[in-house]
RNA sequence: GGGGUGGAUCAGGGCGCCGCUGCUUUCACCAGCAGAGGAAAGUCCGGACUCCACAGGGCAGUGAGCCAGGUAACGCCUGGGCGGGGUGACCCGACGGAAAGUGCAACAGAGAAUAGACCGCCGAUGGCUCCCCAGAGGGAAACUUCUGGCGGAGAUCAGGUAAGGGUGAAACGGCGGGGUAAGAGCCCACCGCCGCGCUGGCAACAGGGCGGGCAUGGUAAACCCCUCACGGAGCAAGACCAAAUAGGCUGGCGUGCCCCUUCGGGGGAGUCGGAUCGGCCCGAUCGAGCCAGCGGGUAGGUUGCUUGAGGCCAGCAGUGAUGCGGGUCCCAGAGGAAUGGCGUCCUCCUCCUUCGGGAGCAGACAGAAUCCGGCUUACCGAUCCACCCGGCCC
Repeated sequence: GGGGUGGAUCAGGGCGCCGCUGCUUUCACCAGCAGAGGAAAGUCCGGACUCCACAGGGCAGUGAGCCAGGUAACGCCUGGGCGGGGUGACCCGACGGAAAGUGCAACAGAGAAUAGACCGCCGAUGGCUCCCCAGAGGGAAACUUCUGGCGGAGAUCAGGUAAGGGUGAAACGGCGGGGUAAGAGCCCACCGCCGCGCUGGCAACAGGGCGGGCAUGGUAAACCCCUCACGGAGCAAGACCAAAUAGGCUGGCGUGCCCCUUCGGGGGAGUCGGAUCGGCCCGAUCGAGCCAGCGGGUAGGUUGCUUGAGGCCAGCAGUGAUGCGGGUCCCAGAGGAAUGGCGUCCUCCUCCUUCGGGAGCAGACAGAAUCCGGCUUACCGAUCCACCCGGCCC
């Protein structure tokens, strides 16, 4: 140099004009200042805050699950252990329990969990066939029959065998030696596993010792068991002010006339008395209510509301997450929802190039909604730091 690994930061800037939202000031205008993100996103975890519920215990349900630490808390973070991947820097892991129980295992395969004999190996043992030996019998003889043999050979009927092949994600510890008819923890060494001590470590765990021949296959992202945690709803929470209309309560005024009545009520007239049409006159309509106050609640308004587990700067403690103390700063607060548009210059980037320059011109993901800590997902590109490299190059 090239290729990689881990981490951090940035996410255009300046000026002018016109708008929008908030704050300061003002009666008001004017003016001044401030005005999206690293994820504001998904709403997946955890908290603050608010309201409701709540003696205590249990069941059910949901979630978490190696160890230690950090934190307000967490399913987050840091450090460590173990397992897996990579030459390496480093990366990944739902990482308690399968010798409490119940279940499940497609296809293939002989057999899938008190296993199994398909090929192969053996055939010790019991049979079968042949040969040999011995004895007994038959026959004149050749020969033949029967019995026995800790004799031999052969095939493999019964049978033995889980070493080897084959199937499978997985085949009942692995590998080597002994042993055997062939085999087999049948025996032995090593590894693994189980049990009990020891050493190191806070622990997870690691190392080593002694004993045991193996009893205990997989699956808990199947039910289940063990340990721990968990009340619900959410800023549309909640609080305050409060119109019109219609109910409610209280008080005041009024409820006149005629008819019927089962005494609850029903019907009628429009002259006198009454209500409404702002007051008065006329007129019209109505026919028992009207007026005032109080209270709940709706629309609407205010608040909650942005000073906070806050940002920046160095210091100390700690491997680190983080903590402690000091200095400094105030940095959106909308709500039918502001944060925009235009012009110009610089810089980045992209393309073209006759290498002089020219063209395009901020061009990724994306847009606050009570706030905060995380996780996850999206993203044009740029810069910096540390580390690694086998059979890469100089």